Context: one part of a larger RNA
Molecule: large-subunit ribosomal RNA, half A
Organism: Nitrospinae bacterium CG11_big_fil_rev_8_21_14_0_20_45_15
RNA sequence: GGCUUAUGGUGGAUUCCUUGGCGUUGACGGCCGAUGAAGGGCGUGGCAAGCUGCGAAAAGCUUCGGGGAGCCGCUAACAGGCGUUGAUCCGGAGAUACCCGAAUGGGGCAACCCUGCACAGGGAAUGCUGUGCAAUCUAUAACUGAAUCCAUAGGUUAUAGAAGACAACCGGGGGAAUUGAAACAUCUCAGUACCCCGAGGAAAAGAAAACAAAAGUGAUUCCCCUAGUAGCGGCGAGCGAACGGGGAAGAGCCUAAACCGUACAUACGUGAUAGCUCGUGGGCGUUGUGUGUAUGGGGUUGUGGGGUCCAGUCAGGCGGAGCUACGAAUCUGCCGGAAUGUAAAAAAAAUAUGAUUUAGUUUAAGGAGCUGGAAAGCUCAGCCAUAGACGGUGAUAGCCCGGUGAGCGAAAAGUCAUAUUCAUUCUUGAUUGGAUACCCGAGUACUGCGGGACACGAGAAAUCUUGCAGGAAUCUGGGAGGACCACCUCCUAAGGCUAAAUACCAGUCAACGACCGAUAGUGAACAAGUACCGUGAGGGAAAGGUGAAAAGUACCCCGUUGAGGGGAGUGAAAUAGUAUAUGAAACCAUAAGCCUACAAUCAGUGGGAGCACUAUAUCUUUGGUUCGCCAAAGACAGGUGUGACCGCGUACCUUUUGCAUAAUGAGCCGCCGAGUUACUCUAUUCAGCAAGGUUAAGCCGAUAGGCGUAGCCGUAGCGAAAGCGAGUUUUAAUAGAGCGUAUAGUUGAAUGGAGUAGACCCGAAGCCGGGUGAUCUACCCAUGGCCAGGAUGAAGCGAAGGUAACACUUCGUGAAGGUCCGAACCAGUAGUCGUUGAAAAGACUUUGGAUGAGCUGUGGGUAGGGGUGAAAGGCUAAUCAAACUCGGCAAUAGCUGGUUCUCCCCGAAAUAGUUUUAGGACUAGCCUUGUAUAAGAUAGUCAACGGAGGUAGGGCGCUGGAUGGGCUAGGGGCCUCACCAGGUUACCAAACCCAACCAAUCUUCGAAUUCCGUUGAUGGUAAUACAGGAGUCAGACUAUGGGUGAUAAGGUCCAUGGUCAAAAGGGAAAGAGCCCAGAUCGCCAGCUAAGGUCCCUAAAAUAGACUAAGUGGGAAAGGCUGUGGGAAUACACAGACAAUCAGGAGGUUGGCUUAGAAGCAGCAAUCCUUUAAAGAAAGCGUAAUAGCUCACUGAUCAAGUGCACCUGCGCCGAAAAUAUAACGGGGCUUAAGUCUAUUACCGAAGCUGCGGAUUGGAAACGGUUUCGAUCGUUUCCUCUGGUAGGGGAGCGUUCCAUGCAGGGUUGAAGCUCGAUCGUAAGGACGGGUGGACCGCAUGGAAGUGAGUAUGGCGGCAUAAGUAACGAUAAAACAGGUGAGAAACCUGUUCGCCGAAAAUCUAAGGUUUCCUGAGGAAGGGUAAUCCUCUCAGGGUAAGUCGGCCCCUAAGGCGAGGCUGAAAAGCGUAGCCGAUGGGAAACGGGUUAAUAUUCCCGUACCACCAAAACCGCGUUAUUAGCGAUGGGGUGACGUAGAAGGGUAAUCUAUCCGGGUGUUGGAAGUCCCGGUCCAAGCAAGUAGGGGGACAGUUUAGGCAAAUCCGGACUGUCAUUCAACCCCGAGACGUGAUGGGGAGCUUCUCUUUCGGGAAAAGCGAACUAGAUGAUCCCAUGCUACCUAGAAAAACCUCUAGUGAGCUGUUUAGGUGACCGUACUACAAACCAACUCAGGUAGAUAGGUAGAGAAUACUAAGGCGCUU
Repeated sequence: GGCUUAUGGUGGAUUCCUUGGCGUUGACGGCCGAUGAAGGGCGUGGCAAGCUGCGAAAAGCUUCGGGGAGCCGCUAACAGGCGUUGAUCCGGAGAUACCCGAAUGGGGCAACCCUGCACAGGGAAUGCUGUGCAAUCUAUAACUGAAUCCAUAGGUUAUAGAAGACAACCGGGGGAAUUGAAACAUCUCAGUACCCCGAGGAAAAGAAAACAAAAGUGAUUCCCCUAGUAGCGGCGAGCGAACGGGGAAGAGCCUAAACCGUACAUACGUGAUAGCUCGUGGGCGUUGUGUGUAUGGGGUUGUGGGGUCCAGUCAGGCGGAGCUACGAAUCUGCCGGAAUGUAAAAAAAAUAUGAUUUAGUUUAAGGAGCUGGAAAGCUCAGCCAUAGACGGUGAUAGCCCGGUGAGCGAAAAGUCAUAUUCAUUCUUGAUUGGAUACCCGAGUACUGCGGGACACGAGAAAUCUUGCAGGAAUCUGGGAGGACCACCUCCUAAGGCUAAAUACCAGUCAACGACCGAUAGUGAACAAGUACCGUGAGGGAAAGGUGAAAAGUACCCCGUUGAGGGGAGUGAAAUAGUAUAUGAAACCAUAAGCCUACAAUCAGUGGGAGCACUAUAUCUUUGGUUCGCCAAAGACAGGUGUGACCGCGUACCUUUUGCAUAAUGAGCCGCCGAGUUACUCUAUUCAGCAAGGUUAAGCCGAUAGGCGUAGCCGUAGCGAAAGCGAGUUUUAAUAGAGCGUAUAGUUGAAUGGAGUAGACCCGAAGCCGGGUGAUCUACCCAUGGCCAGGAUGAAGCGAAGGUAACACUUCGUGAAGGUCCGAACCAGUAGUCGUUGAAAAGACUUUGGAUGAGCUGUGGGUAGGGGUGAAAGGCUAAUCAAACUCGGCAAUAGCUGGUUCUCCCCGAAAUAGUUUUAGGACUAGCCUUGUAUAAGAUAGUCAACGGAGGUAGGGCGCUGGAUGGGCUAGGGGCCUCACCAGGUUACCAAACCCAACCAAUCUUCGAAUUCCGUUGAUGGUAAUACAGGAGUCAGACUAUGGGUGAUAAGGUCCAUGGUCAAAAGGGAAAGAGCCCAGAUCGCCAGCUAAGGUCCCUAAAAUAGACUAAGUGGGAAAGGCUGUGGGAAUACACAGACAAUCAGGAGGUUGGCUUAGAAGCAGCAAUCCUUUAAAGAAAGCGUAAUAGCUCACUGAUCAAGUGCACCUGCGCCGAAAAUAUAACGGGGCUUAAGUCUAUUACCGAAGCUGCGGAUUGGAAACGGUUUCGAUCGUUUCCUCUGGUAGGGGAGCGUUCCAUGCAGGGUUGAAGCUCGAUCGUAAGGACGGGUGGACCGCAUGGAAGUGAGUAUGGCGGCAUAAGUAACGAUAAAACAGGUGAGAAACCUGUUCGCCGAAAAUCUAAGGUUUCCUGAGGAAGGGUAAUCCUCUCAGGGUAAGUCGGCCCCUAAGGCGAGGCUGAAAAGCGUAGCCGAUGGGAAACGGGUUAAUAUUCCCGUACCACCAAAACCGCGUUAUUAGCGAUGGGGUGACGUAGAAGGGUAAUCUAUCCGGGUGUUGGAAGUCCCGGUCCAAGCAAGUAGGGGGACAGUUUAGGCAAAUCCGGACUGUCAUUCAACCCCGAGACGUGAUGGGGAGCUUCUCUUUCGGGAAAAGCGAACUAGAUGAUCCCAUGCUACCUAGAAAAACCUCUAGUGAGCUGUUUAGGUGACCGUACUACAAACCAACUCAGGUAGAUAGGUAGAGAAUACUAAGGCGCUU
């Protein structure tokens, strides 16, 4: 180190539990708010952080009821109280109710600031305090009241209302896109999402200008059908009625007009009247007519109604008024009668009773024993029950408690019902007949154009609606009946109201659940919309359990008076110890057994020596026994753990032709995690009924169930239809043919499949809608700020020269510039570093700009197809070719990934056709299941027979190609030729002939195989049809036949087989596709295949050859005298071949050519002679000769030799990269190579044997039976590889019902261990743990099974004790404290910054400040320390800042204008600082504050007492004085010079030191040498002419003011006068400060330190000198440089007292104030090398704020 076991730790799964959720049902209610809501802020407790309650009357107050003993909420302790004189608590009604919020007195950055009026408190008065009122709009009324006479607008007041909030439902105004259509535009999604307006408890709709169809119905709304029908529709995708029927509910009414009055207005008209009355005559008379407005009566309908006029009929009583001649008619009262009932039509209430809601109350019946910590369990044996719902109580309780069933109950408030009182209406109206033609809803109906809605997309398009234009009628009218017309029928528009049935649930009450049970159920069981993230809109967690009871561990010990632990104690239990029930796994330990240090790897599996141990088995013995058995010991076989060594063996998933792949995915473990549900259709199975089957909505009951026949399917079909009908259609008709007719359906449940819905789960980039963002950044607006130092030297001006005059030149002055150098500041050129950083953009070095188009602070503006952009598609909050956020939304995804238990049967495809199609899809093919055909029918195979064909091959007759020869037209060349006509040809060549050929698109021919058919044999369903369900459309290699390619490819495309795919086993070393062979399971049996038999490694020998190359065990052309075999041929004893010796000659140097050419440059020729033989020469050689060889010949030798050919095996040809590496290795040579032959053997999951299981078939027997069948047993035959896929049978999980009078504290579930059972999923049993629930059987219902989704959440590993510990400015020592010190404290040294790393201050932060204590966590380490934790303390203002007064950009905005709505703009006005506006300094003091407290010395504003002086008191010449006028306030940039001050240095002076030896009143060293505001006085300097008078069309009125005009006086330039104005002197200051000294106290490490008190010197001069002051000045320039208030003044106005001085006074509220602030406290996730506006600016050197060193001061950067 490995495996195993045990014991622990860690962790929080599992089981059990539930306070919380989810869903549903019934009822209630559908609120609230100016009497201040919803929602918040801040407070409130004795102690109080959070929640709850409450509101300064503050976990509460009053009262009325209930209730009855304890109480002061969650929440303990302590402290202190209350309560039978009735508390706490519950309910009704009241009181109080800070601030914000509609927010409403004005304002505002919500919870804050500031007012006015009236009254009140207090004061001399202001300031201060309290109460009430004071917003806007609308309506009404009143009063007032402009331009402009009346009037109106406007204003004021009063009264009433509104405003805001609210889950869903409802009506209306606007209105998308993703998506679907496999693209997309009409269309769809969808009138959806969303925005806006408005209303109610419901809303909306609603009493026919409706439907219908020859019959009828009778408002609306909702449900079930009709019906997925009729229709609409790129007639695509899709959209989709109505009539009619069945139900729920049920309710009808009022006006306009005609006509008659009244009032008012107006016009006309009259004095004889028009008019009214009327029976005549008359009477009356403010009297008429028309129009308009208001109002009363009348009237309200479609068999049309009404009005008017005429004529009738019917109908209570008693009065009154008026008028009268009487009567009628008119108005009105009482009684009686009728109707209605606060509802919509007319209307105000009260009382009583009852019910009900908001608190309550009465209430039956049990004990004992046993076990146990506890009884409710068990046993015995009772009781109650209109109560056996439920919950609790120490385990499971009808009788213990609360309740339950049944009763009872309200002072107060509310709701409902009934009754009565009451209210309202009518009771002079109803009706009939006739006449009349008066009325019956106008910019309407209707028409045209353009839209929208209707199921209906412009269509033949009716109907409804309306933006524009035109434009009727009045019942003899008008509309509708799906264009339109006629007839007929129905209805009566252009006015209005109307319950119920219907929709929803934020809230209250009651109840239920085959809903969840802490990763579930709400996001939320708990201080959850919390913590946390984001500028914001917005996003959004985790987290339950001690025990019956805290009995929560007294006391002792270790340890730091820790953390933690050990004892003791409590308890049933502490391994229940506030990290708490159970306590799994990963992971980490400890102990024990076995193994391991020469050894190789998917980690296992098979075998296995050794070592250690012994059970859910059996047996034996002994003991006990309740006779069931128990305990102990032993034995046997076996088992358990480990295991040297050997054989075999490259995980899983996914995706693929194919994966160990070095292709994907997973660190490990635990929990969660994916084919569901609704409706419709279809098939199968089961069940009911059956020529029938069945209900839907709804109703009744409310437990089961019953009713309900509207409708649907079936019972008849055919036809386009009319139609006919067991037939019908076709046809003129027949025939024929097509489709039918010989009957089974229907309803429900389950299962398979489809469609519509998110539809198996996760996953986009995107599109659209509404909002949120300019704290980043872009640009712009307003108001402020910043830029050390140095250099250059434009214009202008001056002077000199020069010119006729200019010009021009020089010198000086001057100080311009998108000028130069260079810090701060801004930027970012190059390099290095950094890259899990110090930093989500930086550091270092270097660099660019640095008076400008500069940089920067604060406050604002512009907003998403928009902004902004010196333009890069840049920026718009770490996001940009269209931000962020929420919603449509579960968008869509022909794409990728994932998809969870078991066994059994069968089992593919990678092809065809089509496809905006090629990685998708549909149909066919191939698979599966069922049914039928069921008989030796159909396939398949074999044989025979009969047919089909044009391939391989062959061939060249055809079509073409193509070679040689012959022959020969034609042509060319040459010759000849005047022309004609010829000749010739080693030229080309048709046809023809001979010879030899070629072809996928040639065939006079032509197989094998194949295909069709018939017959026979074999075979045994392998076949066919229909119906349900699929998958497959990427294929791969190999063999053969081809195309293509290069007769390349592990290429590509076809065809025919095979294998893989989806196939394991054996062989080929190893290998998807090759060879053999198809795995049902077991066996330590046998036989074989391919291939093998020397060893690795199972099995072999024999015989004969060959190979010598390790060929075997890689390769070609080509080469080889390698070697074996075969068959030829030539030479050879007349002597071959080879070797050696010798010869190899002459004509001749042949001829020609040539400089030369002699055998041997070249050309032609190549003879002759001698000879044994010798070329006019085969090679070398020479300038040419020469020379050397050869051919050829002889001799020596002595037997075979030579040359080709065919063939077996070899050799060369033969070079690659990490390593032999081209037999698998060793190794092999008459073989272990090769060939031939023979006989054995080995060898697989093949075959066989034995045993078991399974599929299908058959038979027999038995059981059941609805007689169809089915189950079981036995026998025989047969089957059992398998991906996609089809089919079948089961296991397990959660819950429900019934049964088991099931199990359980004598111990359930869960967890854990075990040697047990089953073919599997799985099931028992026993031990331990655990401490309360759980099971079995039969059915049922599902959130029902995980290893993979770069899955979610949690825990734990790994890397690894590794990297790192955040500027390399630096530490060391001593002492202290302490348990402990590198880091804390003190001291002494050292180091660093010092235009900061110092000090002040704004923003931001919000207690970080100070003191004491602490050390768990935070601090990158430790910590005694801290910016950490706990407790206590700390911020003092008239003058500082805010508030306040004022305005800028900008914002809001009464009225107003505009706009579908929401809203947008904007006047008056208001708000809004970064700007303008009154006033304080010095010193001291605290642990922590100081311009705030104290001391001293000042100043500002306001109030007004007293005294005095003065002025005034004819409604004005006192005084005050505008919201009006005027002035002022009031402004740029750059530059230069001057005067000062701050500051510093030196000297002086003072104090101290040094001093011993030359110097000592000196020299030297150290320290110090200071002081404000204010007052007073106006210096340097700067600015202005001054004063007076008269007048005035301007300044919106007025003016004495300003402006204009005029006059006078003074002064005239270094003036006077006036204004401004630093500084200095003086004072402030007889003060403060001050080095130092003295005293006391405390402490000490004896050096010193701290604190307090007292005393206290000098306090001068010179130099340098600012970026500060004079100075908002001066000079120059062009870009021409806020506003308003305060202030001064003028009048308008007001006005009876008032100004001034002096004395003595008063008031000045509220908020901020600590600390940090270039940083450890802000912004950057951090104690982060980054960022962050302004002020101060010592010394030496230096131009300097550069740089270097340093002072004060601060640090050494938390390993």